[in-house]
RNA sequence: AACGAACGCUGGCGGCGUGGAUUAGGCAUGCAAGUCGAACGAUGCCGAAGCAAUUCGGUAUAGUGGCAAAAGGGUGAGUAACGCGUGGGUAAUUUACCCUUAAGUUCGGAAUAACUUGCCGAAAGGCGAGCUAAUACCGGAUAAGACUACGUUUCGUACUUCGUAAUGUAGUUAAAGGCGGGGACCCGCAAGGGCCUGUCGCUUUAGGAUGAGCCCGCGUCCUAUCAGCUUGUUGGUGAGGUAACGGCUCACCAAGGCGAUUGACGGGUAGCUGGUCUGAGAGGAUGGUCAGCCACACUGGGACUGAGACACUGCCCAGACUCCUACGGGAGGCUGCAGUCGAGAAUCUUUUGCAAUGCCCGAAAGGGUGACAAUGCGACGCCGCGUGAGCGAUGAAGGCCUUCGGGUUGUAAAGCUCUGUCAGCUUGGAUGAAUAUUUGUCCUAUAACAUAGGACGAAGAUGACGGUACAAGCAGAGGAAGCCACGGCUAACUCCGUGCCAGCAGCCGCGGUAAUACGGAGGUGGCAAGCGUUGUUCGGAUUUAUUGGGUGUAAAGGGUAUGUAGGUGUCCUGACAAGUCGAUUGUGAAAGCCCUCGGCUUAACCGGGGAAGUGCUUUCGAAACUGUCAGGAUUGAGUAUGGGAGAGGAGAAUGGAAUUCCCGGUGUAAGGGUGAAAUCUGUAGAUAUCGGGAGGAACACCAGUGGCGAAAGCGGUUCUCUGGCCCAAUACUGACACUGAAAUACGAAAGCUAGGGGAGCAAACAGAAUUAGAUACUCUGGUAGUCCUAGCCGUAAACGAUGGACACUAGGUGUAGGGUGAAUAACUCUGUGCCGCAGUUAACACAUUAAGUGUCCCACCUGGGGAGUACGGCGGCAACGUUGAAACUCAAAGGAAUUGACGGGGACCCGCACAAGCGGUGGAGCAUGUGGUUUAAUACGACGCUACGCGUGGAACCUUACCAGGGCUUGACAUGCUGAAAGUAAAAGCCUGAAAGGGUAAUGACCCGUUAAAUCGGGAAUCAGCACAGGUGUUGCAUGGCUGUCGUCAGCUCGUGUCGUGAGAUGUUGGGUUAAGUCCCGCAACGAGCGCAACCAUCGUUGCUAGUUGCUAACCCGCAAGGGUGCACUCUAGCGAGACUGCCAGUGUUUAACUGGAGGAAGGUGGUGACGACGUCAAGUCAGUACGGCCCUUACGCCCUGGGCUACACACGUGCUACAAUGGCCGGUACAAAGAGAUGCUAGACCGCAAGGUGGAGCAAAUCUCAGAAAGCCGGUCUCAGUUCGGAUUGAAGGCUGCAAUUCGCCUUCAUGAAGCUGGAAUCGCUAGUAACCGCAGAUCAGCUACGCUGCGGUGAAUACGUUCCCGGGUCUUGUACACACCGCCCGUCAAGUCACCUGAGUCGAGUGCACCCGAAGUCGCUGUUCCGACCCGCAAGGGGGGAAGGCGCCGAAGGUGUGUUUGGCGA
Repeated sequence: AACGAACGCUGGCGGCGUGGAUUAGGCAUGCAAGUCGAACGAUGCCGAAGCAAUUCGGUAUAGUGGCAAAAGGGUGAGUAACGCGUGGGUAAUUUACCCUUAAGUUCGGAAUAACUUGCCGAAAGGCGAGCUAAUACCGGAUAAGACUACGUUUCGUACUUCGUAAUGUAGUUAAAGGCGGGGACCCGCAAGGGCCUGUCGCUUUAGGAUGAGCCCGCGUCCUAUCAGCUUGUUGGUGAGGUAACGGCUCACCAAGGCGAUUGACGGGUAGCUGGUCUGAGAGGAUGGUCAGCCACACUGGGACUGAGACACUGCCCAGACUCCUACGGGAGGCUGCAGUCGAGAAUCUUUUGCAAUGCCCGAAAGGGUGACAAUGCGACGCCGCGUGAGCGAUGAAGGCCUUCGGGUUGUAAAGCUCUGUCAGCUUGGAUGAAUAUUUGUCCUAUAACAUAGGACGAAGAUGACGGUACAAGCAGAGGAAGCCACGGCUAACUCCGUGCCAGCAGCCGCGGUAAUACGGAGGUGGCAAGCGUUGUUCGGAUUUAUUGGGUGUAAAGGGUAUGUAGGUGUCCUGACAAGUCGAUUGUGAAAGCCCUCGGCUUAACCGGGGAAGUGCUUUCGAAACUGUCAGGAUUGAGUAUGGGAGAGGAGAAUGGAAUUCCCGGUGUAAGGGUGAAAUCUGUAGAUAUCGGGAGGAACACCAGUGGCGAAAGCGGUUCUCUGGCCCAAUACUGACACUGAAAUACGAAAGCUAGGGGAGCAAACAGAAUUAGAUACUCUGGUAGUCCUAGCCGUAAACGAUGGACACUAGGUGUAGGGUGAAUAACUCUGUGCCGCAGUUAACACAUUAAGUGUCCCACCUGGGGAGUACGGCGGCAACGUUGAAACUCAAAGGAAUUGACGGGGACCCGCACAAGCGGUGGAGCAUGUGGUUUAAUACGACGCUACGCGUGGAACCUUACCAGGGCUUGACAUGCUGAAAGUAAAAGCCUGAAAGGGUAAUGACCCGUUAAAUCGGGAAUCAGCACAGGUGUUGCAUGGCUGUCGUCAGCUCGUGUCGUGAGAUGUUGGGUUAAGUCCCGCAACGAGCGCAACCAUCGUUGCUAGUUGCUAACCCGCAAGGGUGCACUCUAGCGAGACUGCCAGUGUUUAACUGGAGGAAGGUGGUGACGACGUCAAGUCAGUACGGCCCUUACGCCCUGGGCUACACACGUGCUACAAUGGCCGGUACAAAGAGAUGCUAGACCGCAAGGUGGAGCAAAUCUCAGAAAGCCGGUCUCAGUUCGGAUUGAAGGCUGCAAUUCGCCUUCAUGAAGCUGGAAUCGCUAGUAACCGCAGAUCAGCUACGCUGCGGUGAAUACGUUCCCGGGUCUUGUACACACCGCCCGUCAAGUCACCUGAGUCGAGUGCACCCGAAGUCGCUGUUCCGACCCGCAAGGGGGGAAGGCGCCGAAGGUGUGUUUGGCGA
């Protein structure tokens, strides 16, 4: 794009088309083929005439007879065929009716329907007797002609059988009348007839037209898993038969005929064509309507009649089915038009009319016609029209959305002004109708003015559709819009609902709480009386490739060769003209398509004309090319001659080394084997070693991307036989060539058969190990086999994954064998490798040994799986091989390359990563966090590293979010609006209550302006109500912000350029170097950004400035404490200096840099901190705050009391204290830093053993206070014990904070004195002022669970060989079937259920072959004793001729029996 469509939703009108595609299933009912009285007899009715008989006219018809019924109409079952299409032939034929030509149309005869009558039968029907007619039937005559036989001539042709034409002789052969008219003449009583004439018929003949038959060339689906088929088969002779040729049929003779991609035979499917649909075309698909042909008519067979049939509405027979029946017997055939049932997704009125067109009959009028013309039904299709038009903004209302401002629906509506198609009503109203018929004039035939025919006029009945088309008028926007879609492809977006549910889906894919994808709504897009869906065909699909594809790796080169058919084939000359080309003839039906003109208002539709129809055919011409024939040539190919290399092949012989075994000697305890072992061998003497022997197999070195061979393959040496190849120069043959289905030969290894052989090796097998297991890898043994002979098998990653031949197209460099050579060179031929240009390729790559450019031939491919499987065939002893599907299933499978990630891959490098050390954890008690459990509640979050002394830097109440109970409802808090309100708001006190809250109530109101006023207005506050507040409710997977982690790792990118089809690459890789993508060099890259570093802070040295609260050297005062003086020192805190690989030496590339040194307080980043690239983990946080969506609203909000977060069998993390003598205890004594302080720090003094208390100086701080630092040092004691270690637990008495210390605080004193004696597997931290040990301060805070955290100082180590290993990371490279990226991917068995296929004992159908039996109807043949009108003989009887019934025979459908074969269903 299309459709004979169907289904869903919807549906106003008209025109034109179209409509049983399935069951060629069954059919009720009606109709679909009749007509002619001018062929014939007869009968009925009507009319006229007549007294009547009767006659005439009209009309109707059963029968005889004629013509038609073979057309028209239906269907597509069968048919793969001369069936159809196309072009020819018929000299091998026929043709009713029609036209033209010629000649006739004569004389007779016998019957028979109807009718009458008798009989049989239920019916359908039938029988007998009698009468009668014809254009029915029969005989005779005539013969222009026709036909037959024999001749002659001419022409044609296939060169004689044949045909045309002419002609001679002989023979054979016709007919029917009907209806009109008529002057003379004739016959007759008359009617009428003869005769003449017209017309319709009849007979014979020739021709035409039309139709038909037969024959031939070419074209016409799939299947080779159908390869051989055939006996009337192929041909001949003769006969029969036919309209006609012919094995069409028969007899005899011969043994042929067809067939391999030119596909016989068989199987499947199918009516064919013009055309139709699609497509740019070539093609592909299709054959409905219309038209041509064919076939069929319930199924099968058969003939009759006829011009024509083997006959749709004829006949006979058989069968199935249906119906009637009196059971004896009969009837029927919608694949005609309607209609009905059935099956089906599905296909119409039991309508009108012969008015038109056509057909049949008729002289005609006319009759018939389900052909046809019309109508009805169906949106089934095509086409047209309408459902209104213009103006109309406060952009109404409503709906929807919203960022709440608004937007959108939307000029849409309303409203105003118009129009009048369609539908409705009223009125008018067609074309289609021409003829027939009647009649006038003229012409022809004729004796004719009858009559008939023709021409030109006049009159002129007739319409189913239909009161339809069309026209006019009336009224009035009135009666007339839906369907699908809106994630991308693909035009069109939002909200709500739902929550991997419900559902959608053509492909990709949507849906797991913010769905433009589901459902609904609003809006939008598309089409529109339709719109979607489904099905089918073509296209896109160059995805079967002729046009127009491929085969190294994606599917695809046969394992290799020889070679048949076939295909293809060098140069020159001539001929022919098959192909080819040009012109030409006929045809290619009509319709359709295309162009053009025209008719319906337009269009669809229809009509006229043209073009086209690429085809076939006739004739003529051309001769380049192909072909054929003839002749020639040498370059392709081959032969001869001379050389050459070689693991080429076959057979025979022979050699040494080695393994093993046997014998003997020496010799002793092991050997062997492995990662380590063991099985195993060995004291019966092994292994080792020496000598001798046996046997089999394989041939080290040479040896080489060296050689040879078609491939498989070939390797010691010698001999014999033998194939191929290369080179050189001449001679010869003369296209002998290339390729190659089928076929044939060869064909590794394994395997098979038979017979040998068997040293080593070694499937199977046995044992030992390994292991979770180990039917493996390893080891010890070991049989087939490996070897030989003969024969099978016929496959391999049989690979260069690359078929063969020929030609052409840059080079460079090796190597093997020849040749030339002025000879290490160079050139050349044939092989064999590597690199590389053009070109090719998807890329990788190939590249004169092509995968480049061309020609020829063969083989093969067409998504993955199923499957190289099943079935069948062929081969094989078998194993198996070869040929080779389908069902079903998936949306991919695959190639090459890219970036990552990963690897029990490689290279390099780093890190307290390991190692080297020091100290811990894991064991104990306690503290704290978590899990678990418990509970009314034990609030929530955090879960490997990166949760667990974390959020929480402080849960007794509060905090608090949890639980129980009691209360409040505009609320504890904010803003706005409306209203109310003076004894109002507020409110001491009192009552109740656990409190909150509730109730009552003395008292009692503000600010501003205004007013006489407490008068009014506004504000604040209050009350009532409405909006709203509020939520630690939910979603960290909707988010912002912040944070953790990789990781302070050195990386992550960009612009331009270049390379690549592209993804991408380059830069960023490489050589050095660094802590560093730090720097240097090189480089198709050149630059740049974020990171690194530096800039910042602090500590370390120092200068300057400044000296109070700091300092105190000198000086002064004072007994001292201290105070002056001073600012040198310390210190404080501001500005500077200093360090830069700057200097020297060496190494290094004269680099970057590294190593060492000097100087320096400090040296190579001086130490430390802050600072964290692109990104990753949907990492963490909605409970810090913020924020989208959702949810609650007398509660999921708010207040209060009490409880809980503190529970406790247990498990884990992080810590503290210890286990002691490097220690505990007692006494004395020394030295910090950094902080904090007003509801605060609190001195001195006093009280208390102490915690603490009393009291209060000083200090908003370099001034005062906290504040005593501790380890250390000095001295004493303890003496290795569960202790003078250790301090848990518990008791008693106290202190402090606070409303409150029971759940549930801390501290003090006395008493008690648990576990624990250094901690399993495992595991953590740390590289220097670090670890370790020691204390101090602070935040939070009423108090405290702090042993935590954050800071501060004091004392102060050990060790690092090194980078193999563990962990983490960086760079390069490599492999990859991974990309959610190895925590990846993925294989097989099994389980449950389901589906498809194969096999299967069998079983049930369908088709078909062969053999036989039976044998209907019927044709043909024979017979015909029975019967018979016409003709002949005969007076007659009778006979003859001819015919019929009957009988017999051949063939013969259906049926039966047996046996094959093909195919399908079911089947454990």
Small-subunit ribosomal RNA from an uncultured bacterium, 1468 nucleotides, folded computationally. Its Rfam family is "Bacterial small subunit ribosomal RNA". Its family is annotated with ribosome and structural constituent of ribosome in the Gene Ontology. The coordinates come from a structure-prediction model, not an experiment, and the mean pLDDT is 84.